[in-house]
RNA sequence: CUCAUCAAGAGGGGCAGAGGGAACCGGCCCGCUGAAGCCCCGGCAACCACCCGUUUCGGGCAGGUGCCAAGUCCGGCCUUCGGGCAACCGUCCGAGGGGAAGAUGAG
Numbered sequence: 001c002u003c004a005u006c007a008a009g010a011g012g013g014g015c016a017g018a019g020g021g022a023a024c025c026g027g028c029c030c031g032c033u034g035a036a037g038c039c040c041c042g043g044c045a046a047c048c049a050c051c052c053g054u055u056u057c058g059g060g061c062a063g064g065u066g067c068c069a070a071g072u073c074c075g076g077c078c079u080u081c082g083g084g085c086a087a088c089c090g091u092c093c094g095a096g097g098g099g100a101a102g103a104u105g106a107g
Stems, first nucleotide, its partner, number of pairs: 001107006011041005019030003024076004042068003047064002050060004072101001077098009
């Protein structure tokens, strides 16, 4: 850089000791009943590998990754619909779609 996926799913223990939810801003959460980090064990899933078949697909396995609060926690940019204010532009709230950014895998 390209492609695919991202509303599902899956936690205990030990060390540690104040932060964490990618970054910035805003919000909302998690955290001394113990955050980050490291280690052990367990689990989830099935991208790749491998096996099978009726082969753009389906099934199996669990070796390489990944993951185990909240939709990728939510918003930020564009847009549609509904509503409030204003009646020219607009602005605020709610819901949806897309984008941007990011994550993971494969190349």
The prediction has a mean pLDDT of 86.
The RNA shown here (SAM riboswitch aptamer (S box leader)) has 107 nucleotides and comes from a soil metagenome.
Its Rfam family is "SAM riboswitch aptamer (S box leader)". Rfam's curators write: The SAM riboswitch is found upstream of a number of genes which code for proteins involved in methionine or cysteine biosynthesis in Gram-positive bacteria. The SAM riboswitch acts at the level of transcription termination control. The predicted structure consists of a complex stem-loop region followed by a single stem loop terminator region. An alternative and mutually exclusive form involves bases in the 3' segment of helix 1 with those in the 5' region of helix 5 to form a structure termed the anti-terminator form. This entry represents the conserved core of the complex structure involving helices 1-4.
The RNAcentral record of the sequence draws on MGnify.